[in-house]
Large-subunit ribosomal RNA, domain II from Daia tannicola, 855 nucleotides, folded computationally. Rfam family: Eukaryotic large subunit ribosomal RNA. The family is grouped with related families in Rfam's "LSU clan". Taxonomically the source falls in Daia (Eukaryota, Ascomycota, saccharomyceta, Dipodascomycetes).
Context: one part of a larger RNA
RNA sequence: GACUGCGCAUUUUAUGCUAGGAUGUUGGCGUAAUGGUUUUAAGCCACCCGUCUUGAAACACGGACCAAGGAGUCUAACGCCUAUGCGAGUGUUUGGGUGUAAAACCCGUACGCGAAAUGAAAGUGAACGUAGGUGAGGGCCCGUAAGGGUGCAUCAUCGACCGAUCCUGAUGUUUUCAGAUGGAUUUGAGUAAGAGCAUAGUUGUUGGGACCCGAAAGAUGGUGAACUAUGCCUGAAUAGGGUGAAGCCAGAGGAAACUCUGGUGGAGGCUCGUAGCGGUUCUGACGUGCAAAUCGAUCGUCGAAUUUGGGUAUAGGGGCGAAAGACUAAUCGAACCAUCUAGUAGCUGGUUCCUGCCGAAGUUUCCCUCAGGAUAGCAGUAGCUCAGUAUCAGUUUUAUGAGGUAAAGCGAAUGAUUAGAGGUAUUGGGAUUGAAACGAUCUUGACCUAUUCUCAAACUUUGAAUAUGUAAGACGUCCUUGUUACUUAAUUGAACGUGGACAUAUGAAUGAUGAGCUAUUAGUGGGCCAUGCCUUGGUAAGCAGAGCUGGCGAGGAGGGAUGAACCUUUUGUGUAGAUAAGGUGCCGGAGUAUACGCUCAAGGAUACCACAAAAGGUGUUAGUUCAUCUAGACAGCAGGACGGUGGCCAUGGAAGUCGGAAACCGCUAAGAAGUGUGUAACAACUUACCUGCCGAAUGAACUAGCCCUGAAAAUGGAUGGCGCUUAAGCGUAUCACCUAUACUACACCGCUCCCCUUGAUUUAGUUAAGGGGGAGCGAGUAGGCAGGCGUGGAGGUCAGUGACGAAGUCUAGGGAGUGAUCCUGGAUCGAACGGCCUCUAGUGCAGAUCUUGGU
Numbered sequence: 001g002a003c004u005g006c007g008c009a010u011u012u013u014a015u016g017c018u019a020g021g022a023u024g025u026u027g028g029c030g031u032a033a034u035g036g037u038u039u040u041a042a043g044c045c046a047c048c049c050g051u052c053u054u055g056a057a058a059c060a061c062g063g064a065c066c067a068a069g070g071a072g073u074c075u076a077a078c079g080c081c082u083a084u085g086c087g088a089g090u091g092u093u094u095g096g097g098u099g100u101a102a103a104a105c106c107c108g109u110a111c112g113c114g115a116a117a118u119g120a121a122a123g124u125g126a127a128c129g130u131a132g133g134u135g136a137g138g139g140c141c142c143g144u145a146a147g148g149g150u151g152c153a154u155c156a157u158c159g160a161c162c163g164a165u166c167c168u169g170a171u172g173u174u175u176u177c178a179g180a181u182g183g184a185u186u187u188g189a190g191u192a193a194g195a196g197c198a199u200a201g202u203u204g205u206u207g208g209g210a211c212c213c214g215a216a217a218g219a220u221g222g223u224g225a226a227c228u229a230u231g232c233c234u235g236a237a238u239a240g241g242g243u244g245a246a247g248c249c250a251g252a253g254g255a256a257a258c259u260c261u262g263g264u265g266g267a268g269g270c271u272c273g274u275a276g277c278g279g280u281u282c283u284g285a286c287g288u289g290c291a292a293a294u295c296g297a298u299c300g301u302c303g304a305a306u307u308u309g310g311g312u313a314u315a316g317g318g319g320c321g322a323a324a325g326a327c328u329a330a331u332c333g334a335a336c337c338a339u340c341u342a343g344u345a346g347c348u349g350g351u352u353c354c355u356g357c358c359g360a361a362g363u364u365u366c367c368c369u370c371a372g373g374a375u376a377g378c379a380g381u382a383g384c385u386c387a388g389u390a391u392c393a394g395u396u397u398u399a400u401g402a403g404g405u406a407a408a409g410c411g412a413a414u415g416a417u418u419a420g421a422g423g424u425a426u427u428g429g430g431a432u433u434g435a436a437a438c439g440a441u442c443u444u445g446a447c448c449u450a451u452u453c454u455c456a457a458a459c460u461u462u463g464a465a466u467a468u469g470u471a472a473g474a475c476g477u478c479c480u481u482g483u484u485a486c487u488u489a490a491u492u493g494a495a496c497g498u499g500g501a502c503a504u505a506u507g508a509a510u511g512a513u514g515a516g517c518u519a520u521u522a523g524u525g526g527g528c529c530a531u532g533c534c535u536u537g538g539u540a541a542g543c544a545g546a547g548c549u550g551g552c553g554a555g556g557a558g559g560g561a562u563g564a565a566c567c568u569u570u571u572g573u574g575u576a577g578a579u580a581a582g583g584u585g586c587c588g589g590a591g592u593a594u595a596c597g598c599u600c601a602a603g604g605a606u607a608c609c610a611c612a613a614a615a616g617g618u619g620u621u622a623g624u625u626c627a628u629c630u631a632g633a634c635a636g637c638a639g640g641a642c643g644g645u646g647g648c649c650a651u652g653g654a655a656g657u658c659g660g661a662a663a664c665c666g667c668u669a670a671g672a673a674g675u676g677u678g679u680a681a682c683a684a685c686u687u688a689c690c691u692g693c694c695g696a697a698u699g700a701a702c703u704a705g706c707c708c709u710g711a712a713a714a715u716g717g718a719u720g721g722c723g724c725u726u727a728a729g730c731g732u733a734u735c736a737c738c739u740a741u742a743c744u745a746c747a748c749c750g751c752u753c754c755c756c757u758u759g760a761u762u763u764a765g766u767u768a769a770g771g772g773g774g775a776g777c778g779a780g781u782a783g784g785c786a787g788g789c790g791u792g793g794a795g796g797u798c799a800g801u802g803a804c805g806a807a808g809u810c811u812a813g814g815g816a817g818u819g820a821u822c823c824u825g826g827a828u829c830g831a832a833c834g835g836c837c838u839c840u841a842g843u844g845c846a847g848a849u850c851u852u853g854g855u
Stems, first nucleotide, its partner, number of pairs: 048063004064855006074208006081201006089113003095107003117124002132158005139150004160191002162188003165184003171178002211350002214347001218340006229314009240272003243268001247264007276301003281297002284295002316332001318328002353788006363376001365374003377524002379521008391512003395509002397472005407462001408460002414456003419451001421449003426446008476502004481497004486493001527552004532548002536544002557568003572748006582738003585722003591735001593734006604724001615709003619706010636693005642666003648660002672687001676685002749778010789844001791841008800833002808828004813824004
């Protein structure tokens, strides 16, 4: 390795056995209960809502509580879509008519839009044709089929026609015009057997207050000087002291001028100080006050630039100002009132019921653009044309391209760069020899030669991986022979054709809840993270900036004690089973599991991650290398450690041992011209070395595990806590167990798709809706769409309900619905109210320092 047999496990099929489930149907039992609902208490989980934001529980802002009010409205124009009416038309309603009040019945002309375009305009103005050819085309017709025929809409393409533009220029003409015909890779919002108009609705855009509230400003016209500023007029008011100017008097002196002394006198933007006026300090009292500036004590001034009444004057870009931007009626770096005015705001805040389906962006380009818009992208909705495989793909394969990044290279180019070695010629410096020599010799650079060391984002011979383009057929291949002004020596080629042949294994794989196309519109245009990879600046950063991918944003659940982004996993409702990541001493569900090591400490304890390094340790463990050793090592105890010689030099001295050079011989088991202590120098001791006893391992250097040192901070404190030491720590392994909204099974809900069936309407085909069966799917902010609940009013309908009790209010009552909500019992109450089908809107509150009222 093969074969055979047996056993075990798994899967599939069949049969048998066994154990179960059901909320469906029917019946029985059961009603103060084994039911329903509610309240309270306890355990576990659990941070506060709204908002802007990459990110909120935030030491970001709004928010005491309750009631009522409170925000995308109406209109005009336009775009897309839908419905209805008529249709090459359409639109009655300015108006007219019908014997009578016409919103409604009937009607004409105008006019709007449409039916013709093009050109700046003058102007001209859409058929070679069965309104063209070719290709693709649903359908229809023929056919059993294969196939054939006809081919609407639509798409692609080639022609034709009309206008414009540029040529051509027959012909006619009044000689300066008209213009046939034929053209052009020119051009048009055209033609080519019309599709529009009107009304209504949804949605979007723009203008209007334009979803609601909100400025600082600006303008126009007025009112204020009872506060206060200043001037003027006219009035009023201002104790008691101090000081003591001029002038005057008297006396004294003097020749005189005059001086001195004593009085008298009563000046002063003098002084103390009351009233008054003011307002310094206590930074006192008060500070929901007595008071939107007061009270007390203290303080300044107090005969003048004093204080004050009344009158009067100056007015808002104005006044007035002993000037402080002070004051101008509690308002002043431009008063107050009314109006324009619901001023504007790219900014802040707020924006009201439910469910279902889909579901983003923070990027591109441009902008007096950077807090914003437009544009493309991403998303929704409405669909349309086809299809049962045509076609397609974030995939692979095969074939064939493009590339200069990683790497590599530098005895390859460019540039940088280390080290020696060799060296003729050339050249610089130096030296020797020589009078000198392009003489000789030596040396040192440059230089040359062969090597050597190290490099490059803006170097490269070479050169990946990944990523990327194209192709893998009917629009093809082959045969035949037509056209052409291109091409060739050439019917040679090229391009395009006629006719014929080749069919579903027809041209790689895999996959596809199908493929393609159109219209229209929202939000977004602040991003952030990753030990996933690559990468720039920076010492670095929870820093700044790129690329790819994946996440968070918009994402829940289990785990990481805690947590936007990490790990697991992706979500309808419920039950059961078995798992992921992570765990299993107790908190805490599950092992005080098993086995083997390590660790004793200011110990350690699980990724992201919430830190520690260099350097050390004879702490302990494991190992590597080199030595020694039964020819007896290491350690211990003991003995020897001699002679030449006090070697030589040096020195005041130096005898093994201050210093210098040198390192011999003898005897030995061994003993240095000496390892230290020591002396002035010797001595003495000791060591290397040898031996005895002993009897088996020993020494050195290094490596790396755990542990230790290194290791200091402000409230008291954190492996999450308690605690844990043959761990509950670290390392290795094994089995068992716990547990998620993930997986499996079943039941149910919703959505989407498929199949079968019934077959409204209709000329018909089909199809809406209903019934049955099956499969797949279910997260979601901004946003879109669909279906519903509720409120006020109007029309219709229910011969609706109601004093035999409407509405409202209260309610631990009952029921239906996923829900918004609805029905019902009871209590209260006393006059109106409801269902359904339509229409209509001042239609739903928790927030806006929202408004008003209440507590």